[in-house]
RNA sequence: CCCGAAAAAGGCACCUCCGCCGAAAGGCGGACGACGCAAAGCCACGGGUCUACAGGAGCGCCGCUCCCAGGACAGCCGGGCUGCCGAGG
Repeated sequence: CCCGAAAAAGGCACCUCCGCCGAAAGGCGGACGACGCAAAGCCACGGGUCUACAGGAGCGCCGCUCCCAGGACAGCCGGGCUGCCGAGG
């Protein structure tokens, strides 16, 4: 350095509920708990998915649909950076 083991010490935390922020997606914290993850540590660079405030347009009209700013997701994939251990090479 590659690799990820019938290893060791650990780590993160799905879901559900509560509170707060947000239009929402979603985020933060707590409880519970453990679906899973060798980077499920960090980054929105590429792809993808989600949301669509305000505004605009349309309609079978007080509702619905479409466009869209921006936003979100790193536990969707790729990529970048950093990192514990050491069976095996």